[in-house]
C1' cells in the first nucleotide's frame, strides 16, 4: 500500500425586528441559510534546498527575510459530477382470479427530468482568490413557503473506523 467482500457508527442549516389583514414565520419591507465528491492560483503549520541581511572576530553556530520542493490540515450554493424529490422502469415477491401475460400493491437495477453570477482587481493564469454588486432553492398541506407542519424514527452521495482474503 491495491483490490474485493463484509460489519459497525456517522450522515443538512435557516424569517431578528417591522407592515398590511380576520387569518401570513407563505404577501410586502428588511432578516437568515448553503448537501456530498472534484477542481483549486487560498491561508496555515512543519521538512529540506537555495538567496538577501542581522549580531559576532576568522571560523563552528544562530536570528530575521525572501524564493522553491514535500507533506498535513484547510479553500466554489451558482464551474464538473453527484444525492435527496418527482417521471417512467427490466425483473422479482405478495394479493386477485379456475387460471393468467389481464389487474391492484410492493420492492427495483437502470433511465430521464432537474435551480442560479456576474463587474472590477491582482496575476503568466481566477466564473474557486480580494472587492462590490446579483441570483437561486423538490413535493404535499395551509392566506401564495428556500427557512412552519408532513411524507421522514424514512431514504442518501458519501465519510471515518474495524474485520477476512489478496498485491
Nucleotide at each position: 500500500u491495491u483490490u474485493a467482500u463484509c460489519c459497525u457508527u456517522c450522515g443538512g442549516g435557516g424569517u431578528c425586528g417591522g407592515g398590511u389583514g380576520a387569518a401570513a414565520g407563505u404577501c410586502c419591507c428588511a432578516a437568515c441559510c448553503g448537501g456530498c465528491g472534484g477542481u483549486g492560483a487560498u491561508g496555515u503549520a512543519u521538512u529540506a534546498a537555495g538567496a538577501g541581511u542581522g549580531c559576532g572576530a576568522u571560523a563552528u553556530u544562530u536570528g530575521c527575510u525572501c524564493u522553491u520542493u514535500a507533506u498535513g490540515c484547510u479553500u466554489a450554493g451558482u464551474c464538473c459530477g453527484u444525492g435527496a424529490c418527482c417521471c417512467g422502469g427490466a425483473u422479482g415477491c405478495g394479493g386477485u382470479u379456475g387460471a393468467a401475460u389481464a389487474u391492484c400493491g410492493u420492492a427495483g437495477a437502470c433511465g430521464g427530468u432537474g435551480g442560479a453570477u456576474c463587474u472590477g482587481g491582482u496575476g503568466c493564469a481566477a466564473c474557486u482568490c480580494c472587492a462590490g454588486a446579483g441570483c437561486c432553492g423538490a413535493c404535499a398541506g395551509u392566506a401564495u413557503a428556500g427557512u412552519c407542519u408532513g411524507g421522514a424514527u424514512g431514504g442518501g452521495a458519501g465519510a471515518a473506523g474495524g474485520a477476512u482474503a489478496u498485491c